[in-house]
């Protein structure tokens, strides 16, 4: 210097004219409103709507079951399935110990990472056998039969073969041949104790059976969390209106008054009360459910001052937190932020020896209650770190 | 704006409690039948299961993120 990866920041700019929307001020107008000058006016993702919260309502949402979500630890946070720091595992590279099995140290990358000795299911084909310590295809060994080839019975899971996976591994002893059958070492598991750490965990010692396969993004178990519905939530003003019609269900009991019809009060039934069931609670007698219809189709609030931005300082490894100062920074409602002309910047193409000239392009994309994340899209520019290549000293 | 569902052959669909060759009908092609066509009979062609990544020995099926299409609402 070039290329690539990761992280962070930015993400065209200026002037003139004509427009759009909001705000406060002034003037005009009875009012509706109009005019004038001034100020504000999209994003890092405003997107997908994948999580979480604020906020609002639902008969205060109480208990149990079901259902859904999350899943190493500690911390951050309003909260989270987000983030930070750490632990552990896996892969790869380098160095290294050992005869081997198998380790140790370091760099880089990845991990949806509770439990598979609580239980159940599944593991096709192939293979003798796919999870019961069962199973004998080849091979090995023993016995019997046979002249022999071989056959029959038994033992054997060490070897071959099959498979993604074959029931700990290496070495030795042992044996008819074998086998944790026995021994040493190695790997791994469970229990107990010590030490370090807030913890995940690490490490050391002892004991145990010699080994317990995989799958929980299969059911399930454990721990924790979750009431539901979402700004078309909801509040107010104005306007309009239908207790009509059809179908189904229910129309009970007690007390008081009354000659009676009936009236009032209470308890209930059917049924209903915004997630499925049960309990509990509440409503409930011109009552409940369903169908099919009628009317309104405007406005204001919610709604933009907020877990807010910027600067600085302190604490923390960090995510973040505290203090101080300063600023007000979109609020539209079918949805405003645009158009034209000129200049500049960057890139591309063409012409020119060259200064330069001509033409074209400038990404992804646009608020709709607000905020914190995640994910996805994105021309180009800058900075830092790492890796590779080339050149010079 | 909020919520829900679906993408499998040219078309319409099954398979979606994982198991290796992904099926069915229509369409298309070839042959038989017929004087010829249709119908019928026999055979065949045709699929990266929307895309990408993950879990698993193994994915159309399970999980996640995207892409495309459809539906509902006061």
């Nucleotide at each position: 210097c070039c290329u690539g990866u990761g992280c962070a920041u930015c993400g065209c700019u200026c002037c003139a004219c004509c427009g759009c929307u909001c705000c406060g001020u002034g003037c005009c107008g009875c009012a509706a409103g109009g005019c004038a000058a001034g100020g504000g006016g999209a994003g890092g993702a405003a997107a997908g709507u994948c999580c979480g919260g604020g906020c609002a309502g639902c008969g205060u949402a109480g208990g149990g079951c079901a259902c859904c979500g999350u899943g190493c630890u500690u911390c951050c946070u309003a909260a989270c399935g987000g983030g930070a720091a750490g632990g552990g595992g896996c892969g790869u590279c380098g160095c290294u110990g050992g005869g081997a099995a198998c380790g140790g140290c370091g760099g880089c990358g990845c991990c949806a990472c509770g439990g598979a000795a609580a239980g159940u299911g599944c593991c096709g084909c192939a293979g003798a056998a796919a999870g019961g310590g069962a199973a004998a295809c080849c091979g090995c060994c023993c016995g019997c039969c046979g002249c022999a080839a071989g056959g029959c019975g038994g033992g054997u899971a060490a070897g071959g073969g099959u498979g993604a996976a074959a029931a700990g591994g290496u070495g030795g002893g042992g044996u008819a041949a074998g086998a944790g059958c026995c021994c040493a070492c190695c790997a791994g598991c469970g229990c107990c104790g010590g030490u370090g750490g807030u913890g995940a965990c690490a490490u050391c010692g002892g004991c145990g059976g010699c080994u317990u396969g995989g799958u929980a993004a299969a059911c399930c178990c454990c721990a924790c969390g979750g009431g539901c519905u979402g700004a078309a939530a909801g509040a107010c003003c104005a306007u309009g209106u239908a207790u009509a019609c059809c179908g189904g269900g229910g129309c009970u009991c007690c007390a008081u008054c009354g000659c009676a019809a009936g009236a009032u009060g209470g308890a209930u039934a059917a049924g209903g009360g915004c997630u499925g069931c049960c309990c509990g609670c509440c409503c409930g007698a011109u009552c409940c459910c369903g169908g099919a219809g009628g009317g309104u189709a405007g406005g204001u609030c919610g709604a933009u001052c907020g877990a807010g931005g910027c600067g600085u300082u302190c604490c923390g490894c960090g995510a973040g937190g505290g203090g101080c100062g300063u600023c007000c920074c979109a609020g539209a409602u079918a949805g405003a932020u645009g158009g034209u002309g000129g200049g500049g910047a960057u890139c591309c193409c063409g012409c020119g020896c060259g200064a330069g000239c001509g033409g074209g392009a400038u990404a992804c994309a646009g608020g709709a209650c607000c905020c914190g994340g995640c994910u996805u899209a994105c021309a180009g520019a800058u900075g830092c770190a790492c890796a590779g290549g080339c050149c010079u000293u | 704006g909020a919520c829900c569902c679906c993408g499998u052959a040219g078309c319409u669909c099954a398979g979606c409690u994982g198991g290796a060759u992904a099926g069915a009908g229509c369409a298309c092609c070839u042959g038989c039948c017929u004087u010829c066509u249709a119908a019928g009979c026999a055979g065949g062609c045709g699929g990266u299961c929307g895309u990408u990544g993950g879990u698993u020995c193994g994915a159309a099926u399970c999980c996640a993120a995207c892409c495309g299409g459809g539906g509902u609402c006061g």
Molecule: RNase P RNA; transfer RNA
Organism: Flavobacteriales bacterium